[in-house]
RNA sequence: AGACUGAUCGGCCUAUGAGAGUUUGAUCCUGGCUCAGGAUGAACGCCGGCGGUGUGCCUAAUACAUGCAAGUCGUACGCACUGGCCCAACUGAUUGAUGGUGCUUGCACCGGAUUGACGAUGGAUCACCAGUGAGUGGCGGACGGGUGAGUAACACGUAGGUAACCUGCCCCGGAGCGGGGGAUAACAUUUGGAAACAGAUGCUAAUACCGCAUAACAACAAAAGUCGCAUGGCUUUUGUUUGAAAGAUGGCUUUGGCUAUCACUCUGGGAUGGACCUGCGGUGCAUUAGCUAGUUGGUAAGGUAACGGCUUACCAAGGCGAUGAUGCAUAGCCGAGUUGAGAGACUGAUCGGCCACAAUGGAACUGAGACACGGUCCAUACUCCUACGGGAGGCAGCAGUAGGGAAUCUUCCACAAUGGGCGCAAGCCUGAUGGAGCAACACCGCGUGAGUGAAGAAGGGUUUCGGCUCGUAAAGCUCUGUUGUUGGAGAAGAACGUGCGUGAGAGUAACUGUUCAUGCAGUGACGGUAUCCAACCAGAAAGUCACGGCUAACUACGUGCCAGCAGCCGCGGUAAUACGUAGGUGGCAAGCGUUAUCCGGAUUUAUUGGGCGUAAAGCGAGCGCAGGCGGUUGCUUAGGUCUGAUGUGAAAGCCUUCGGCUUAACCGAAGAAGUGCAUCGGAAACCGGGCGACUUGAGUGCAGAAGAGGACAGUGGAACUCCAUGUGUAGCGGUGGAAUGCGUAGAUAUAUGGAAGAACACCAGUGGCGAAGGCGGCUGUCUGGUCUGCAACUGACGCUGAGGCUCGAAAGCAUGGGUAGCGAACAGGAUUAGAUACCCUGGUAGUCCAUGCCGUAAACGAUGAGUGCUAGGUGUUGGAGGGUUUCCGCCCUUCAGUGCCGGAGCUAACGCAUUAAGCACUCCGCCUGGGGAGUACGACCGCAAGGUUGAAACUCAAAGGAAUUGACGGGGGCCCGCACAAGCGGUGGAGCAUGUGGUUUAAUUCGAAGCUACGCGAAGAACCUUACCAGGUCUUGACAUCUUGCGCUAACCUUAGAGAUAAGGCGUUCCCUUCGGGGACGCAAUGACAGGUGGUGCAUGGUCGUCGUCAGCUCGUGUCGUGAGAUGUUGGGUUAAGUCCCGCAACGAGCGCAACCCUUGUUACUAGUUGCCAGCAUUAAGUUGGGCACUCUAGUGAGACUGCCGGUGACAAACCGGAGGAAGGUGGGGACGACGUCAGAUCAUCAUGCCCCUUAUGACCUGGGCUACACACGUGCUACAAUGGACGGUACAACGAGUCGCAAGCUCGCGAGAGUAAGCUAAUCUCUUAAAGCCGUUCUCAGUUCGGACUGUAGGCUGCAACUCGCCUACACGAAGUCGGAAUCGCUAGUAAUCGCGGAUCAGCAUGCCGCGGUGAAUACGUUCCCGGGCCUUGUACACACCGCCCGUCACACCAUGGGAGUUUGUAACGCCCAAAGUCGGUGGCCUAACCUUUAUGGAGGGAGCCGCCUAAGGCGGGACAGAUGACUGGGGUGAAGUCGUAACAAGGUAGCCGUAGGAGAACCUGCGGCUGGAUCACCUCCUUU
Repeated sequence: AGACUGAUCGGCCUAUGAGAGUUUGAUCCUGGCUCAGGAUGAACGCCGGCGGUGUGCCUAAUACAUGCAAGUCGUACGCACUGGCCCAACUGAUUGAUGGUGCUUGCACCGGAUUGACGAUGGAUCACCAGUGAGUGGCGGACGGGUGAGUAACACGUAGGUAACCUGCCCCGGAGCGGGGGAUAACAUUUGGAAACAGAUGCUAAUACCGCAUAACAACAAAAGUCGCAUGGCUUUUGUUUGAAAGAUGGCUUUGGCUAUCACUCUGGGAUGGACCUGCGGUGCAUUAGCUAGUUGGUAAGGUAACGGCUUACCAAGGCGAUGAUGCAUAGCCGAGUUGAGAGACUGAUCGGCCACAAUGGAACUGAGACACGGUCCAUACUCCUACGGGAGGCAGCAGUAGGGAAUCUUCCACAAUGGGCGCAAGCCUGAUGGAGCAACACCGCGUGAGUGAAGAAGGGUUUCGGCUCGUAAAGCUCUGUUGUUGGAGAAGAACGUGCGUGAGAGUAACUGUUCAUGCAGUGACGGUAUCCAACCAGAAAGUCACGGCUAACUACGUGCCAGCAGCCGCGGUAAUACGUAGGUGGCAAGCGUUAUCCGGAUUUAUUGGGCGUAAAGCGAGCGCAGGCGGUUGCUUAGGUCUGAUGUGAAAGCCUUCGGCUUAACCGAAGAAGUGCAUCGGAAACCGGGCGACUUGAGUGCAGAAGAGGACAGUGGAACUCCAUGUGUAGCGGUGGAAUGCGUAGAUAUAUGGAAGAACACCAGUGGCGAAGGCGGCUGUCUGGUCUGCAACUGACGCUGAGGCUCGAAAGCAUGGGUAGCGAACAGGAUUAGAUACCCUGGUAGUCCAUGCCGUAAACGAUGAGUGCUAGGUGUUGGAGGGUUUCCGCCCUUCAGUGCCGGAGCUAACGCAUUAAGCACUCCGCCUGGGGAGUACGACCGCAAGGUUGAAACUCAAAGGAAUUGACGGGGGCCCGCACAAGCGGUGGAGCAUGUGGUUUAAUUCGAAGCUACGCGAAGAACCUUACCAGGUCUUGACAUCUUGCGCUAACCUUAGAGAUAAGGCGUUCCCUUCGGGGACGCAAUGACAGGUGGUGCAUGGUCGUCGUCAGCUCGUGUCGUGAGAUGUUGGGUUAAGUCCCGCAACGAGCGCAACCCUUGUUACUAGUUGCCAGCAUUAAGUUGGGCACUCUAGUGAGACUGCCGGUGACAAACCGGAGGAAGGUGGGGACGACGUCAGAUCAUCAUGCCCCUUAUGACCUGGGCUACACACGUGCUACAAUGGACGGUACAACGAGUCGCAAGCUCGCGAGAGUAAGCUAAUCUCUUAAAGCCGUUCUCAGUUCGGACUGUAGGCUGCAACUCGCCUACACGAAGUCGGAAUCGCUAGUAAUCGCGGAUCAGCAUGCCGCGGUGAAUACGUUCCCGGGCCUUGUACACACCGCCCGUCACACCAUGGGAGUUUGUAACGCCCAAAGUCGGUGGCCUAACCUUUAUGGAGGGAGCCGCCUAAGGCGGGACAGAUGACUGGGGUGAAGUCGUAACAAGGUAGCCGUAGGAGAACCUGCGGCUGGAUCACCUCCUUU
């Protein structure tokens, strides 16, 4: 709001509001940006079948060719012309009497008296009729149509007023329409002119013009009555003044006239239309604050339809304005339209009402009405004609043209309808209007087919190759015919008016005429249109946008941060659902999408319906005018308020119901609504006004109290500095460490005396006072405020407070003083890469006083003022009352302050919490994304510095608050680690080996790069390996599968060649068989394919490294938190350990730790060969018999668990000590590596996606290279020697390996090794003599008897091959090196150090690697520091996580903007000059028909001309405002990876920030005062818990 109900109440029912993306690692909030919806006079892109209804220059109120858009009346008038009427003569369509002929006896034919249309010719006059033309005259051109430039205004809307007005035509009444006069156009003649046109002379008419008579009802004046809101109105009476078309037409007529209609005059009303006045309403800027001289009012006059400064003269000095005057900018207003849940916001096309305008500006005339779109005059600009003298024009009417623009139509038909003008009428005119045309511009409706149809056709796309999808889609079959095509039928819109008839009413003496009703005739642009019928054919009719999220809809290919997309977030750097194309899908559909604009979403200007502690936002503080708000009570009023009625709120539109087009859009009817305004009543609770009363708000009084409250004057001591003197001697001072500086001319130190200035230790306290800033020694004077008690007084006197005024730290400014200390600037010394700084030594302004400015601070509680209400606890300051008390005190209650904790409540959270950020009220201030910017310009203030007020362009999609988890800190705490320290031994120096970088090269293949690359891949590059280079070759290939053919093989030999290879020779395969053949193998051919150590480890799998064997990483349920998350996992102990115990809103669990596994250490049992040998026998020998006790081997067990004792601890966990024991607190060692990090490493182990090569990036061969060599680094070996070297003798291992092998023994060789050869497939044989050690000898501190590089000669081994480029041996040669700078590595016990042995790879090659045993230490006080790690906590502007983030100058490019000598354009005024047309006023002289008269050189009146006032345009002038442009210049913004530093974020390495001042390349630095929005440590105070 609507419906139902009898019903205004009530009840019940219905309708009624949607969000999302984006700040973060994640979260909540604040906050902007963006999207989804609807709409349009739209435009653009692609596409386009039909119909209906609407709409169509939003821009240049720019300029317009051409045609049309306003005429009409002869029933107002004169004239001219034409035709008719009339006459005459032609032509003769047509009519056709009488007569004749034929016969079918009523028909045909012949003939033609007569009638005489059309056409054409000529006519004298009058009258008449019809038409045309211009003219006089009347009415209309003020309507209709267009546009929105101007206008911020009584222009519009709405409600009123006019007692201050007008109104043609129209309607209703009343009265009348008498009698005269003079002109003039047309016309004729004529003059000038190119034309437009103008002049002169002479006629003529009227419904043209002018007097006279008639009348008051009109105007004025006066009187009376009556009425009203003031001025005044109405009625009556008296006086004065003023008018007409006797016209036109028709009829009748006795020709005198009468009458009807239409006109005309006066007058009273009405209707309609207009005019003026008033209240209220609707806009931006205050960076527009003052405006106004006819201005405001009065008196008088003029003017107007009318009031009025509307105009003029005089007088007064007013009027408007912060409730926004004036100015500037913008704009036609409204009914309404769009949107919205609504409140609102935006708009003012079409339709309707009003206004304004007509090329620009001004002006009047005529008229009822205009200051006039298609009238006049003037000026200006423009266009056109011209004979150059002069003229003409105005599409913002309908079409149309040019131009402008993204953009907006036909030079159409008709007056048939509706309406308008004129006319008596017929009718004429009508680009109004009715229609058609063009345009998907909008809305609405219809169609492009329907049914069936699986072989799921072909084809396209894709694929995991199986399939899937387009898809019942198509084809095919069966139907239908809306639309379409053809043909046919075919409306409504038509009612009038008029003519001809008929009838009736009124009127008249009567008729005519008029009015009404009715009959007939006649009228259609659209248009052969709508509609209907028939026939025909699925035939002619689908596009567009999207498919990453928002947002419905996904795949393939191409591209490779390119091309491009994009509304926001964003996509694209070789596997793009985001670009382009294709297939598919989704949406809408004759349209779809984009762009632009408006509303919505946006509660994002918040009345409904927001905020201000930290996000943007409380003025630095007070006083206070206006304003806003205001205690209790009584009476009254009725402005607000509530309520009833009346009027109005045009129509159209919206809504509801009904109706008409087949439906809808569209149209018609009725109702409702229009929330508004005005008037008249009513109510009196509340707000307001008036008059009283009250005391609780506020104030006064009396008695007390505390205080760094303020101003001035005086005064005191300590300290610093300086001066003087004494003592005294070499340093003082300063720092992280130094230096500058002071000092032998006597400093510092010390003592005494003096001077001067500034500040006031302790007390001192989250103590006190003040409005804030702020205030601190003591005393005095003056002075403000506060608190407590009492309840005497006043009686709402109150609160807040825009403007205004006052106060206002520090710095700064001016003048004059003062100056001890401190101390911007400045100077010097340090530090540093630099150091315009931090540190040090000095030091000027300043700091101090007086006076005057400035007016800002993190001026903060980041919290405006006031009032009331809402749990407590505990301190403290100042009072009052009570209790107790000898005193000191203590307790209770209550005011006023000042702190902390905390509940409800609030909050985004943090937090606030009777001192609110809670619950409410009143008033003020302020905010609306970040940056630009508190900047620019303007204004005000200031001496200046500067302050206050305060934008825009442009740019970004964020900026921000609180909290969370991490990470980080040159933050803190606790703890650990060969991390440091304590030690031992090295590296870094030398030579060599090896790897890397670099360089070189044809190639020096590739990879690995801090720790975590560098004796690494590589457990072994002479060829091979080999991937690299040069040369020579091959192309289905060196290797695999398939197809076809053949069966000639392979091996071997010869020749050529560097070889691959080529040619020749020799040679003639195997298995199975159903005998057809099949298979293996080989050759040849063909194409599918092979092949790639080519790329991408940032597409991957797998594997590995590292943090780190560090102790951590998580989950379920529960609980807490809005949430991210937290808790558990933190805390107190303890541990190697998140190991365990205790406590605890947590209780449990998982992966990790530990244990289980292997090995080693002790032992038992079992078993004894190849092992062992105590006893027995035996041997050269465990050699053999024998034995298995021992060793050993290898299988099963035992053992160690803080188990026991004492102590500590909390009665725990655990720790310390001890006993026993082979071993003691995880016994030693190993394997084992949580969640994850490093886009860590590897595409060259392997596998693999994609890309790339395909007679080569594949394959083969020979040779070379990976081995180079001014250099640098890493890792090692050997040394530098006496704890040693050399020589001789001598002792003791373990792990392992071996048949393409290990090889004993014997012989030879100095030796490497060679020859020969037993044993062993291994507890049996061999490698295999271990070495250091021990015992001796020698060397004696030297570049050596150290050291062994390098080189020469001669050999050995492996191997096709030892040159590039292997190893070993012998002899000779005998380099550097005498313990290693800065720096740096490893190691905590069988460890370091030292000594040798074995193995893998391997033909050969080991200082490397992996193992084995022998000998065998030192030290650890301890955790301050370095490094790494763990836990807790704290800060953070980091989250790619500090290798982070980030600031400013400078350089370059681009963009917008400020200043700027100026230049230029415009707008509105002002002053002066000139002044058109024109109204008004004046007027000597001139001209002049009507009227008057005394008849004239007359008067009245009029006209031209001239003069005056006003005035458009124009000119000149100085200012104001606004725009454009401008050399140069200032800052700002944005840009790729530029330069310089590192200011900020952590204590950011000097805590930061605010104000101010100075300085400096730059961030910035320093001084003074302030803040915490500072970390850490300590102290004080207060509080919480026990």
Predicted 3D model of a 1586-nucleotide RNA (small-subunit ribosomal RNA) from Limosilactobacillus reuteri. The RNAcentral record of the sequence draws on ENA. NCBI's taxonomy places the organism under Bacteria, Bacillati, Bacillota, Lactobacillales, Limosilactobacillus. Rfam family: Bacterial small subunit ribosomal RNA. Gene Ontology terms of the family: structural constituent of ribosome and ribosome.